[in-house]
RNA sequence: AGGGGUAGUCGGGUGGUCGUUCACCUUACGGUGAAAGGAAAGUCCGGACUCCUGCAGGGAAGAUGGCUCCUAACAGGAGCAGUCCGUAAGGACUGGAAAGUGCCACAGAAAUUAUACCACCCACCAAUACAUAAGUGGGAAAGGGUGAAAUGGUGAGGUAAGGGCUCACCGUCCAGCAGGUAACUGCUGGAGCAAAGGUAAACCCCAUCCGGAGCAAGGUCAAGUAGAACCUCAGGGUCCCUGCCCCAACAGGUUCGGAUUGGCCGCUUGAACCUGAAGGCAACUUCAGGUCCAGAUGAAUGACCACUUAAACAGAAUCCGGCUUAUGAACUACCCCUUUUU
Repeated sequence: AGGGGUAGUCGGGUGGUCGUUCACCUUACGGUGAAAGGAAAGUCCGGACUCCUGCAGGGAAGAUGGCUCCUAACAGGAGCAGUCCGUAAGGACUGGAAAGUGCCACAGAAAUUAUACCACCCACCAAUACAUAAGUGGGAAAGGGUGAAAUGGUGAGGUAAGGGCUCACCGUCCAGCAGGUAACUGCUGGAGCAAAGGUAAACCCCAUCCGGAGCAAGGUCAAGUAGAACCUCAGGGUCCCUGCCCCAACAGGUUCGGAUUGGCCGCUUGAACCUGAAGGCAACUUCAGGUCCAGAUGAAUGACCACUUAAACAGAAUCCGGCUUAUGAACUACCCCUUUUU
């Protein structure tokens, strides 16, 4: 200098005029202060909180999926392990296809009760010194060909030709020992290996977790109201079943009709944020000090003008932790590779 990897920052600015919501001050006019995001989004996970009398057991359904740790919890994060990709920095993936079932287009002899197109070998035909086409019968599955995948790989021996048929090494599986919390790794010994390709986001199997509904939860005040018909006398208790327990005859349910369509609470101080210290490889945790940072509900957070710029994606609705997706112009830190110079 060029190329690449990982992590992160920022999310227009200044001034003027007129407005909106909330809090405080003021008798009042009015004044002062605060007022969207990194994703407020998708509503995909996990929790807090609230209600469904409750408790226990089982089932169904669902979710997760290398190991250990972090966390309130998680499908999140950190560290590590294995396989694959990359020269590297780094990146992607993750229970079981050695219980069973299903599916696998086209091509191919054959995609699973196996099978033989070309080529190979033996015998017969076959007589004759050698060689021998086609055909018939048999052997074999190593070579060619097809395919994403063809029944462990390479080499040697053996054989008529071949084949784990036999042997060595590699792979696979099993057992033991050692190391590690574990995933896993190393070493030693054994088994010829029908356990023969893929698919488990197909059914399924294994392990773990798991009540349901949701702030239109739920509570409270005020106002208003008109009842009628039918069903059930045993059932109901927020997925189903069982047990205990509780409620149930002035009851409960269904349909039609009528009234209301308001106020307040929940509501924003919280697993909160900032700074520092300590522990830990890290995620994270603990301690100390400091800060208060939207709270609307026919639903505020805006409009216009001037200057300057590159100004995107987009806007709260109970709250919090994540994931995913969208996003302008730039910048920062660390690391890797190549070339050149010193």
This is a predicted structure of a 342-nucleotide RNA (Bacterial RNase P class A) from a Bacillota bacterium. The coordinates come from a structure-prediction model, not an experiment, and the mean pLDDT is 75. It is recorded under the gene name rnpB.